Notes
The prediction has a mean pLDDT of 84. Transfer RNA from an Erysipelotrichaceae bacterium, 72 nucleotides, folded computationally. It matches the Rfam family "tRNA". Rfam classes the family as a transfer RNA. The organism belongs to Erysipelotrichaceae, within Bacteria. The same sequence occurs in records of 2 taxa. RNAcentral holds the sequence, with entries from ENA.
RNA sequence: GGAGAAUUAGCUCAGCGGGAGAGCAACCGCUUCACGUGCGGUGGGUCAUCGGUUCGAUCCCGAUAUUCUCCA
Numbered sequence: 001g002g003a004g005a006a007u008u009a010g011c012u013c014a015g016c017g018g019g020a021g022a023g024c025a026a027c028c029g030c031u032u033c034a035c036g037u038g039c040g041g042u043g044g045g046u047c048a049u050c051g052g053u054u055c056g057a058u059c060c061c062g063a064u065a066u067u068c069u070c071c072a
Stems, first nucleotide, its partner, number of pairs: 001071007010024004018055001026042005048064005
């Protein structure tokens, strides 16, 4: 220098155009003499950034940023 992949909750990840989610973690309640386990619930998100397409974008297109891999 060229090519590819990834970026979504505190962490690991799902989500192929219309409801933003799961597990773990945190908090609360029930259970227990207590802790743990178990059960139920609650909070937590500028979907990396900017622009475009569309009635409508996490999703499609372009650019940028960061990380990883490959080639030279």